[in-house]
Purine riboswitch aptamer from Gorillibacterium massiliense, 102 nucleotides, folded computationally.
It was read from a public genome assembly, where an Rfam model found it.
The model forms 100% of the base pairs in the Rfam consensus.
The prediction has a mean pLDDT of 77.
NCBI's taxonomy places the organism under Bacteria, Bacilli, Caryophanales, Paenibacillaceae, Gorillibacterium.

RNA sequence: AUUCAAAUUAUUUUAACUACUCGUAUAAAUUCGGGGAUAUGGCCCGAAAGUCUCUACCCAAAGACCGCAAAUUUUUGGACUACGAGCAGGAAGAUUAGGCUU
Numbered sequence: 001a002u003u004c005a006a007a008u009u010a011u012u013u014u015a016a017c018u019a020c021u022c023g024u025a026u027a028a029a030u031u032c033g034g035g036g037a038u039a040u041g042g043c044c045c046g047a048a049a050g051u052c053u054c055u056a057c058c059c060a061a062a063g064a065c066c067g068c069a070a071a072u073u074u075u076u077g078g079a080c081u082a083c084g085a086g087c088a089g090g091a092a093g094a095u096u097a098g099g100c101u102u
Base pairs, nucleotide, nucleotide: 001096003094006013007012017089018088020086021085022084023083024082025081026056030048031047032046033045034044035043041066042065050057058078059077060076061075062074063073064072
């Protein structure tokens, strides 16, 4: 390029959905209340709060710190959710010719 082929009366259309990778949000932060443990311990329950945002707000490891008191803390690694983008599948053949790449 040509013919046929998927959906549609037609103009016309390539979706829904699924997996993965990114971006944005949020720091898987923070502030409190109640209870609990005590160096063989450092936990449990609840509320607020943060996002042009629904949901979530935890886990593990290694350390620090607290000389028995009422309080924890640092670093590293690990998600989910919302929205957006990319990519692959979804998805659709055959033949001939040409182009490009290896």